Predicted 3D model of a 1525-nucleotide RNA (small-subunit ribosomal RNA) from an uncultured prokaryote. The sequence is in RNAcentral, with records from ENA.
RNA sequence: AGAGUUUGAUCCUGGCUCAGAAUGAACGCUGGCGGCGUGCUUAACACAUGCAAGUCGAACGAGAAAUUUUCUGCUUGCAGGAGAGAGUAAAGUGGCGCACGGGUGAGUAACACGUGGACAACCUACCUUCGAAUCCGGAACAACAUUGCGAAAGUGGGUCUAAUACCGGAUAAUAUCUAAAUGUCUUAGGGUGUUUAGAUCAAAGAUGGCCUCUUCUUGAAAGCUAUCGUUUGAGGAUGAGCCCACGCACCAUUAGCUAGUUGGUAGGGUAAAGGCCUACCAAGGCUUCGAUGGUUAGCUGGUCUGAGAGGAUGAUCAGCCACACUGGAACUGACACACGGUCCAGACUCCUACGGGAGGCAGCAGUGAGGAAUUUUGCGCAAUGGGGGAAACCCUGACGCAGCAACGCCGCGUGAGUGAUGAAGGCUUUUGGGUCGUAAAGCUCUGUCAGCAGGGAAGAAAUCGUUUAUAGUUAAUACCUAUAGGCGUUGACGGUACCUGCAAAGGAAGCACCGGCUAACUCCGUGCCAGCAGCCGCGGUAAUACGGGGGGUGCAAGCGUUAUUCGGAAUUAUUGGGCGUAAAGCGAGUGCAGGCGGUAUUGUAAGUCAGAUGUGAAAGCCCAGGGCUCAACCCUGGAAGUGCAUUUGAAACUGCAAUACUUGAGUAUGGGAGAGGAAAGUGGAAUUCCUGGUGUAGCGGUGAAAUGCGUAGAGAUCGGAAGGAACAUCAGUGGCGAAGGCGGCUAUCUGGACUGAUACUGACGCUGAGGUGCGAAAGCGUGGGUAGCGAACGGGAUUAGAUACCCCGGUAGUCCACGCCAUAAACGUUGUAUGCUAGGUGUAGGAGGUAUCGACCCCUACUGUGCCGAAGCUAACGCAUUAAGCAUACCGCCUGGGGAGUACGGUCGCAAGGCUGAAACUCAAAGGAAUUGACGGGGGCCCGCACAAGCGGUGGAGCAUGUGGUUUAAUUCGAGGCAACGCGAAGAACCUUACCCAGACUUGACAUCCUUGGAAUCUUUUAGAGAUAAGAGAGUGCCCUUCGGGGAACCAAGUGACAGGUGUUGCAUGGCUGUCGUCAGCUCGUGUCGUGAGAUGUUGGGUUAAGUCCCGCAACGAGCGCAACCCCUAUCUCUAGUUGCCAUCAUUUAGUUGGGGACUCUAAGGAGACUGCCGGUGACAAACCGGAGGAAGGUGGGGACGACGUCAAGUCAUCAUGGCCCUUACGACCUGGGCUACACACGUGCUACAAUGGGCAGUACAGAGGGAUGCGAAACCGCGAGGUGGAGCGGACCCCAGAAAGCUGCUCGUAGUCCGGAUUGGAGUCUGCAACUCGACUCCAUGAAGUCGGAAUCGCUAGUAAUCGCGGAUCAGAAUGCCGCGGUGAAUACGUUCCCGGGCCUUGUACACACCGCCCGUCACACCAUGGGAGUGGAUUGCACCGUAAGUUGUCGGACUAACCCGCAAGGGGAGUAGGCACCUAAGGUAUGGCCGAUGAUUGGGGUGAAGUCGUAACAAGGUAGCCG
Repeated sequence: AGAGUUUGAUCCUGGCUCAGAAUGAACGCUGGCGGCGUGCUUAACACAUGCAAGUCGAACGAGAAAUUUUCUGCUUGCAGGAGAGAGUAAAGUGGCGCACGGGUGAGUAACACGUGGACAACCUACCUUCGAAUCCGGAACAACAUUGCGAAAGUGGGUCUAAUACCGGAUAAUAUCUAAAUGUCUUAGGGUGUUUAGAUCAAAGAUGGCCUCUUCUUGAAAGCUAUCGUUUGAGGAUGAGCCCACGCACCAUUAGCUAGUUGGUAGGGUAAAGGCCUACCAAGGCUUCGAUGGUUAGCUGGUCUGAGAGGAUGAUCAGCCACACUGGAACUGACACACGGUCCAGACUCCUACGGGAGGCAGCAGUGAGGAAUUUUGCGCAAUGGGGGAAACCCUGACGCAGCAACGCCGCGUGAGUGAUGAAGGCUUUUGGGUCGUAAAGCUCUGUCAGCAGGGAAGAAAUCGUUUAUAGUUAAUACCUAUAGGCGUUGACGGUACCUGCAAAGGAAGCACCGGCUAACUCCGUGCCAGCAGCCGCGGUAAUACGGGGGGUGCAAGCGUUAUUCGGAAUUAUUGGGCGUAAAGCGAGUGCAGGCGGUAUUGUAAGUCAGAUGUGAAAGCCCAGGGCUCAACCCUGGAAGUGCAUUUGAAACUGCAAUACUUGAGUAUGGGAGAGGAAAGUGGAAUUCCUGGUGUAGCGGUGAAAUGCGUAGAGAUCGGAAGGAACAUCAGUGGCGAAGGCGGCUAUCUGGACUGAUACUGACGCUGAGGUGCGAAAGCGUGGGUAGCGAACGGGAUUAGAUACCCCGGUAGUCCACGCCAUAAACGUUGUAUGCUAGGUGUAGGAGGUAUCGACCCCUACUGUGCCGAAGCUAACGCAUUAAGCAUACCGCCUGGGGAGUACGGUCGCAAGGCUGAAACUCAAAGGAAUUGACGGGGGCCCGCACAAGCGGUGGAGCAUGUGGUUUAAUUCGAGGCAACGCGAAGAACCUUACCCAGACUUGACAUCCUUGGAAUCUUUUAGAGAUAAGAGAGUGCCCUUCGGGGAACCAAGUGACAGGUGUUGCAUGGCUGUCGUCAGCUCGUGUCGUGAGAUGUUGGGUUAAGUCCCGCAACGAGCGCAACCCCUAUCUCUAGUUGCCAUCAUUUAGUUGGGGACUCUAAGGAGACUGCCGGUGACAAACCGGAGGAAGGUGGGGACGACGUCAAGUCAUCAUGGCCCUUACGACCUGGGCUACACACGUGCUACAAUGGGCAGUACAGAGGGAUGCGAAACCGCGAGGUGGAGCGGACCCCAGAAAGCUGCUCGUAGUCCGGAUUGGAGUCUGCAACUCGACUCCAUGAAGUCGGAAUCGCUAGUAAUCGCGGAUCAGAAUGCCGCGGUGAAUACGUUCCCGGGCCUUGUACACACCGCCCGUCACACCAUGGGAGUGGAUUGCACCGUAAGUUGUCGGACUAACCCGCAAGGGGAGUAGGCACCUAAGGUAUGGCCGAUGAUUGGGGUGAAGUCGUAACAAGGUAGCCG
């Protein structure tokens, strides 16, 4: 620091996902040791049991027992006493503590917390400093003993008693209060001193010691003294309390809240200010800078993450707050409205004798429950700290330790070295090997940890005891206190850390991953199954993606998964984003608040900047040093803490105040332009209707029609009249307006802009959340109006349907007035304002200048409106002084697609509906621009037997052949639009043959190797359908030899390796082939352009059969294609003449022979044709047109030759081949059958339907081929097929071999025929082991359909079509097929509108599997979430009322009472208490609202789902352009 994922590819936008770090974690697999930490995140759910707060006898009274010693009595085990236990235990009065420490985070959005201030408005026990004091009295109440009640808890009565408990009095101040004077400080208040006078308020003793003084007898008491305590005052310290400024979560679909509310006066209350409370008075207070309401939440230091800014979080540790079963309340006290206190109410649990009682683990352990999930009912007060005490000491689940848990961090180990026969084994393999792998074994070492044994710290210093010394106090060398030293005493952890020794490599490695992201690859299994998956996506028979094995990679006592947070995410953008088309500019003005604001001077100092001071707790982070062997961890010091506050200064900028200025803004004045607005009047053309005339049969409408109108007179035409609406031409990317919008003419009223020249005001400005006026069309309300047009509706067409498009009608509406509505693709899809930044060229309106007699033209500056274009910007397209450039100010808006502009709520509206505006759920995309293709019922250009023009066919008949289908035991298999179907098959009777039935074989019919035997081979018998089985006979070869034998070939038997497969996959393949298409295309290098895909070149202008050539051009060249080179053919020439030829000369029946090379011909070489020449056209080109010459003329004709690629085209059955499958069978052999079937359908052909013909007779002329298992002559036989025969010929020699149409003559006369020949009967021939299934041919007889073929469709442009015959391959035989050959030999092409196919350019696209594409909606089915819903049942909250427990306060106080007062007493007073009453008030209740979940018959739409149904709305002009309201 990035990466994957939208596309055929690209750039962008944009979401989703991943890699990192972290955690109080959990789960899965695994697990050696130690150190340091951490450990109920859920039910603030309920809790058994134990412990967690006591202590003081030096405040006080009282005071056991067990046990033991001893004494007495003496029935020797009982009674009594004394001592010790012991002034102990337990209980009580009293003091201090229990408000700390410990837990939890429910509540709380708050002065709760944080930061900084403030109290001149306050308190503070214990501690500390400095003063003063501690005097005299009194009355009770517990305990104890006694007596009741009760199951218990507990409680009552009467009687006694102590105190540092309680009470009265005295004294007292710099205490408090009142009054007066005065100093000083101060922000309103007032504070703080000083002086005077008056009033008021205290106390408690305990312990130790000593007799100097007093009293009494030692010794004590008073007393003295020391310490502690008590009271009072002034401080300190510590800790609370209250107040203020700022900061601190979300929702506006919460916008108004408030009656003690806001303030004042007076009073009460508190430690203390204050509506904190009460009475009265006033009517205020808070709020868009977010009040009120709702939801959520303890806050902070910090923690995690991040480069930072931020974001998330608030476990452990520390500070603060709140709470203690739930709610309420006070008491005590220095402090509480109190976790282990009290009272009341409630819920729950427990005890009960049913009458009543008890309880509160959110202390430490522990239990249950909940949950994915969180520990021991441990040890100790040794240390640190706390409470009490004078102290010893006691208490302390605070704390220190130990236990459990890989929960986290850190450290260590599981060995080290050497070791190649690269062992065995596993896996894999191309069978050679490779790999695990120096890994192991083996050899040599070491000893961390764990184990055993031995030693063994530090944490301990105090206190206390004892002792020594010194000092203080005192009368005192006592005592006491303090200080210093010596000795003694105290360890839970724990015999722990650590050290040493012993033995032994011995006890100690797993987890995840291996398609890309992302480091790491193979085999087997599986076969869209099972499964995986974080995203993209894998799996349908060769899966690096599933499962297993081997191997590898990463981390390691852990590794993965899940969850959560931050990061990556610049994906909420302050740092640091955007808004023309991707999401996003309000439809457009005005304008309050707010934000921002021209020039100059002066002042000020709020912002700003600088310095200083205080604070920012500790811990943590960071830095330095130190301690545990290191580290984690811990200790010490420093830095930092960007903040807040106070204070001192600076004055540029912003603010504020004042003064001034003119350039922003505005006003006055002159001028012209304009569909700007409102309302009134008015005009002509046209449509329609009415009326009259003329006039007659149609009109109208359409793609074509029909409905419709018309003989009752339409339409047409002429005249008149009525009415409504709209204003042709002018008219213009012209004008005006903020936008919507505005169009005949005239006058009236009125807004704004522009321009000229001067003058004036003096920042008056810009923007603008809310608010408010305007706002097309449609729509709504009321009342008018209605010519034309025209939703709905009716009718006619079209159509499969046609609720549409087209036609005929036609109502609302369109028009006017008034009032609503408030939306549009309200668009420049571009907010408003201002400044700056090259130009060019139109146009509209003023003005000015030059020139002119004048007008134009021209020039200059301004305002508006267009086009082109530089820089710049942009993802690109594009924008470009009218910015989308460079900047400033302000507003609005966006944050993936769908759900959805929907639901709910609110608000506006008469309604329709508008504005505001979610979520659940679902997808991994949705989207923008551009690119290349493909496609279009888009366009342009061009070509082709593509159409047209012609000729002949097919489709009808019969037959042949192939296919489908059907049939069958089998009818083997393949080929399927063109590009399967006389195709593979250039030839199925057996064979072929792959299929079927039956019978037989298993190393095999065929190949290689091994062993044994034998030559091979030939003849033959029997059985059988044959394969085969069982025999008989003949035969003994070749090479080498040491003569034993060995070798090669062949045959047989055996063994296993293996053979074999026309079995499967052409979608695993090679090769070959078809097709577009002999179409003119397809590409590359370099350069250039573009961010890029790509483009350019290859486009353009011409031209061509052609990307053929020329010209132009950011291209220049090149390659594969085209053409040419090759073959045949057409002309000539040269060479050569046999088997070919024969003109001349001879000779013949015959080129037969002699002869000849002239000719034909043959076959080798050459020539020729190149737009070369002429004319024209053309751009001076390429080229085209015409012509000449020429055998041939513009590639002369034909062939071979097939670019890049497309169709997963065809072929595993030609062959080859991977994988899979069969192996006594899916192999191989054999007999017979089948491939030849036959209601039918299709393709390709043959023969015909006749007279351009048939028949008969005669007669002429080819070319190219084939021939030895062959062609086979002559001659003879047969009607014929053919037979006999055998000459000649491996061929320019012989044979096949007669060419036929043609020509000549005769006949037939339009007829199912003298056409046609199917079918059938009979008789034969040939081939062949064999013609039954199932051959061809011949003869005789038979003589079917068919009289030119519907829709449709095929071929052909010249030696072609048509027609005529001939040959060949295959082949024993078997062509109407196929491949060739020649003979005869036409017609037509105006032309490119249309059909089909193709090429180039361009355009649109939502297609890219590419239109056989994509895709929309209803309906049906399944599932999911959600809205409405009669309601139902809950949570929470408001208001009103009832209700009052406990309790404080107030009041009454008639009942009661020790202290004090009066009184001799009785009694009274005062003070108080119970009790009553009143206010307040928790729970509870009644009634009625708000709000939020849940649930609900049913209903609405939405989403998702495999190939469902109906149509075809959109994407191309998508077949009616689409879209918005």
Its mean pLDDT, the model's own confidence on a scale to 100, is 83.